[in-house]
RNA sequence: GCCGGACGGUGCAGCCGGAAACACGCCUGACUGCGGAUCAGGAAGGUCGAGGUUCGAAUCCUCGUCCGGCCG
Numbered sequence: 001g002c003c004g005g006a007c008g009g010u011g012c013a014g015c016c017g018g019a020a021a022c023a024c025g026c027c028u029g030a031c032u033g034c035g036g037a038u039c040a041g042g043a044a045g046g047u048c049g050a051g052g053u054u055c056g057a058a059u060c061c062u063c064g065u066c067c068g069g070c071c072g
Base pairs, nucleotide, nucleotide: 001070002069003068004067005066006065009024010023011022018055026042027041028040029039030038048064049063050062051061052060
């Protein structure tokens, strides 16, 4: 210098602009002698930061931070 990535407590989708899915975890109940497993229900919680574009941005543009890779 070039390319890619950053999303809840964790992993990880959505990147084609209309408002964040799924799993694990957590809580409650059923079941059980107790627990685990299983089943049912529930709560809270996240788009790395700052700007821009837009009626509207996780998604597009710019700059930055961090991480990974490639090249001399």
Notes: The RNA shown here (transfer RNA) has 72 nucleotides. The prediction has a mean pLDDT of 82. The sequence is in RNAcentral, with records from ENA. It matches the Rfam family "tRNA". Rfam describes the family as follows. Transfer RNA (tRNA) molecules are approximately 80 nucleotides in length. Rfam classes the family as a transfer RNA. Rfam links the family to the GO term triplet codon-amino acid adaptor activity.